[in-house]
RNA sequence: GAGGACAUAGCUCAGCAGGUAGAGCAUCGGUCUUUUAAACCGGUGGUCGGAGGUUCGACUCCUCCUGCCCUCA
Numbered sequence: 001g002a003g004g005a006c007a008u009a010g011c012u013c014a015g016c017a018g019g020u021a022g023a024g025c026a027u028c029g030g031u032c033u034u035u036u037a038a039a040c041c042g043g044u045g046g047u048c049g050g051a052g053g054u055u056c057g058a059c060u061c062c063u064c065c066u067g068c069c070c071u072c073a
Base pairs, nucleotide, nucleotide: 001072002071003070004069006067007066010025011024012023013022019056027043028042029041030040031039049065050064051063052062053061
């Protein structure tokens, strides 16, 4: 220098041939327990890496940028 993959909750990851964003763990509250832990129930938490474009509508499609990884030179 060229090509490709990835970026979504505090962490690990789903998601959809474009139609109001989810799970597990963690955290908070409750039930139970002599207490803790475990188990069970419930809650909180995201402008989907950034900026533009297309569209009635974008996490999803297109362009550029950033970060990280892989391959080639």
Molecule: transfer RNA
Organism: Planctomycetota bacterium